A computed fold for a 73-nucleotide RNA from Tyzzerella sp. OttesenSCG-928-J15, annotated as transfer RNA. The prediction has a mean pLDDT of 81. It matches the Rfam family "tRNA". Rfam describes the family as follows. Transfer RNA (tRNA) molecules are approximately 80 nucleotides in length. The source organism's lineage runs through Bacteria, Bacillati, Bacillota, Lachnospiraceae and Tyzzerella.
RNA sequence: GCGCGUGUAGCUCAGUGGAUAGAGUAGCUGGCUCCGAACCAGUUGGUCGCAGGUUCAACUCCUGUCAUGCGCA
Numbered sequence: 001g002c003g004c005g006u007g008u009a010g011c012u013c014a015g016u017g018g019a020u021a022g023a024g025u026a027g028c029u030g031g032c033u034c035c036g037a038a039c040c041a042g043u044u045g046g047u048c049g050c051a052g053g054u055u056c057a058a059c060u061c062c063u064g065u066c067a068u069g070c071g072c073a
Base pairs, nucleotide, nucleotide: 001072002071003070004069005068006067007066010025011024012023013022018056027043028042029041030040031039049065050064051063052062053061
């Protein structure tokens, strides 16, 4: 330099055009306990890497760009 993949909550990930973007885990509150852990209930947390385009509608499709991984040279 070229090609391919990935980027969504603090972390690990799901969501492949349609309603308010979800799960686990972590955090916080309460219950339980002599106190903790575990367990149970509730709850907070997201400009979906960034910019533009297509569409009535975009996390999702297209283009560019940034970061990162792999391959080729």